[in-house]
RNA sequence: GCGCCGUUAGCUGAGUGGUUUAGCCGCCGACUCUUAAUCGGCAGACGAAGGUUCGAUUCCUUCACGGCGUA
Numbered sequence: 001g002c003g004c005c006g007u008u009a010g011c012u013g014a015g016u017g018g019u020u021u022a023g024c025c026g027c028c029g030a031c032u033c034u035u036a037a038u039c040g041g042c043a044g045a046c047g048a049a050g051g052u053u054c055g056a057u058u059c060c061u062u063c064a065c066g067g068c069g070u071a
Base pairs, nucleotide, nucleotide: 001070002069003068004067005066006065007064010024011023012022018054026042027041028040029039030038047063048062049061050060051059
């Protein structure tokens, strides 16, 4: 340089065009003599820009970052 893959919440992951989902962590509450465990609730995210579309995390383009392959 070329090719391929990845980037979603503080962390780990799901999500093939129609309300962005879960576990852990955090906060509040219930239970308990207290703590732990358990249970309920809340907060928190689509790498950036542009395009297509009624509608984009999802499709297209460019860029950024990381990884693998090739020479």
Annotation:
RNAcentral holds the sequence, with entries from ENA. Predicted 3D model of a 71-nucleotide RNA (transfer RNA) from Phytohabitans maris. Rfam family: tRNA. By type it is a transfer RNA.